[in-house]
Molecule: transfer RNA
Organism: Candidatus Woesearchaeota archaeon
């Protein structure tokens, strides 16, 4: 080269097929608080995210193109 896959908080995943409105959910991780004699473990709370750009909609994480990054296969 070609071809398929995948990229969402600090980590990891869900939600794409079927766009849909409130706050993008969840575990985990950092912060505050309560419990405890102290720590752990629990519970409550707050913090953080749609790889980048363009383009269809009334509306895009979701659909369409084009890059960019990883992985897998062919040559």
């Nucleotide at each position: 080269g070609c071809g398929c896959c995948a990229g969402u908080a600090g980590u990891a995943u869900a939600g794409c097929u079927u766009g849909g409105u409130c706050c993008a959910g969840u575990a985990u991780a950092g912060g505050g608080c309560g419990u405890u004699g102290c720590c752990a473990a629990c519970g409550c709370u707050c913090u953080g995210a749609c790889c980048c750009g363009a383009g269809u909609u009334c509306a895009a994480a979701u659909c369409u193109c084009g890059g960019c990054u990883g992985g897998c296969g062919c040559a």